The RNA shown here (transfer RNA) has 63 nucleotides and comes from uncultured Turicibacter sp. Taxonomically the source falls in Turicibacter (Bacteria, Bacillati, Bacillota, Erysipelotrichia). Rfam family: tRNA. By type it is a transfer RNA. Its mean pLDDT, the model's own confidence on a scale to 100, is 83.
RNA sequence: GGUUUAGUUUAAUGGUAGAACAGCGGUCUCCAAAACCGUUAGUGGAGGUUCAACUCCUUCAAC
Numbered sequence: 001g002g003u004u005u006a007g008u009u010u011a012a013u014g015g016u017a018g019a020a021c022a023g024c025g026g027u028c029u030c031c032a033a034a035a036c037c038g039u040u041a042g043u044g045g046a047g048g049u050u051c052a053a054c055u056c057c058u059u060c061a062a063c
Stems, first nucleotide, its partner, number of pairs: 002063003007021004015051001023039005044060005
């Protein structure tokens, strides 16, 4: 100096936190896989600024 966001990989101009894969449920199938539909789940910790913070500032932690 940089990075830290869901179980994993990652987006997000200070203004409703998204996606893919994974998981779960369903449709389909003789069974399973694939495909399709639905669904669960997240901003490293603590403070500050602001009407509003993943986003700006300070500090701590891990890499």